[in-house]
């Protein structure tokens, strides 16, 4: 001075005019005086719960959640330590972090072959053919020569997966031996799997040492399998009051061989049980409660790395609307940026919780039963870390 991680608080306060909701006193009202009146997300409706009501509130299935380890909490898919993998130079960040040797399946093309693999080049064996060469060693012939011998080509059978292709990935990975050539075939070293022993840890899990040639690719944010955990509907939940009609016609089907009911689906179970189901037509659709005293708010001490936990005290006149209240204007002081001067430091670049003056700025965004979270949108400002440059 630039990038960049990780946090934390704020998001405003007086006054005056007018104009709302609520509460509390006064009044026969009309009013009138006092006190209070939106967030950190009130937004989303993703989770969990308080409350409320309903169920034989049994059993099962399907369905859904979670998904390393320990602690936190009403609970939770949350939230804190931590281990392990990842991302980044870092300071940090992020995880849908059990199982792939249970069983289906998916991975385009290239490629022999992509997990019950697998033979395109190409290296070895064997066999007949052909061509060339030889006569040093063998056999045969009197010799010339011929045949075993050696090269080098194709053709047919066998072995072979170590070298080369293809591929984003090829059935461990480098050296030696070993073999006709190869191969964990052997063995040394290394990775991995599986088992034992030793240390450290509450544990995931770290280090450490030994055995077995044992070598079983990714993907389960693909069905699945394991383990574990889940009754449902919701402040339009309930409760209570008070009023109006026509319990008015019709069709189906049922009445112990049980319709139709019993708070997501299905199936058994038990319970109720004479009705229900459907069309036509008629009458309400108001009021009060719920409705804020809570898993509450602030201080302090203690425990505890933290998240939370306990104690002790102190408040609650801290919003309860219901087509839905807290606006409009003016002024003044805070915040905050940027300019310009002033003072102080310092060689200088600079810098300061300093002081004065004028200019702008203030952003997401409104309660509707409440709470604990997570998601998302957003204003400036502080605090500590990390890395790159410069200056002294």
């Nucleotide at each position: 001075a630039g990038a960049g991680c990780a946090g934390c608080a704020c998001a405003g306060a007086c006054g005056g005019u007018c104009g709302c909701c609520g509460g509390g006193c006064g009044g026969c009202a009309a009013c009138g005086c006092c006190c209070g009146g939106a967030g950190g997300a009130a937004a989303g409706u993703c989770c969990g719960a308080a409350c409320a009501c309903c169920g034989u509130a049994g059993g099962g299935c399907a369905g859904g959640g979670u998904g390393c380890u320990c602690c936190a909490u009403a609970a939770c898919g949350u939230g804190g330590a931590g281990u392990c993998g990842u991302g980044g130079c870092a300071a940090c960040g992020c995880g849908a972090a059990g199982g792939a040797a249970a069983g289906u399946g998916c991975a385009a093309c290239a490629g022999a072959g992509a997990g019950c693999a697998g033979a395109c080049c190409g290296c070895c064996c064997c066999g007949a053919c052909g061509g060339g060469g030889g006569c040093a060693c063998c056999g045969c012939g009197g010799a010339a020569g011929c045949g075993g011998c050696c090269c080098c080509g194709g053709c047919g059978g066998g072995g072979u997966a170590a070298g080369g292709g293809u591929g984003a990935a090829a059935c461990g990975g480098u050296g030696c031996g070993g073999u006709a050539a190869g191969a964990g075939c052997g063995c040394a070293c290394c990775a991995g799997u599986u088992c034992c022993c030793c240390g450290g840890g509450u544990g995931a899990c770290c280090g450490g040492g030994g055995a077995a040639g044992c070598u079983a690719g990714g993907c389960a944010a693909a069905c699945c399998c394991c383990a574990c955990c889940c009754g449902g509907u919701g402040c339009a939940a309930g409760a209570c009051c008070a009023a109006a009609u026509a319990g008015g016609g019709g069709a189906g089907u049922g009445u112990c061989c049980g319709a139709g009911g019993g708070u997501g689906g299905c199936c058994c179970g038990c319970c109720c049980a004479a009705g229900c189901u459907c069309c036509c037509g008629g009458g309400u659709a108001g009021g009060u409660c719920g409705c804020a005293a809570g898993a509450g708010g602030c201080g302090g001490c203690g425990g505890g790395c933290a998240a939370c936990c306990g104690c002790c005290g102190c408040c609650c006149a801290c919003a309860g609307a219901u087509g839905a209240a807290u606006g409009a204007c003016c002024g003044u002081c805070g915040c905050c940026g940027c300019c310009g001067g002033c003072c102080g430091g310092g060689c200088a670049a600079c810098c300061g919780u300093g002081c004065c003056g004028a200019c702008g700025g203030a952003a997401c965004a409104g309660a509707a039963u409440u709470c604990g979270g997570c998601u998302u949108a957003c204003g400036g400002g502080c605090u500590g870390c990390u890395c790159u440059g410069g200056c002294c």
Molecule: Bacterial RNase P class A
Organism: Desulfobacteraceae bacterium UBA5852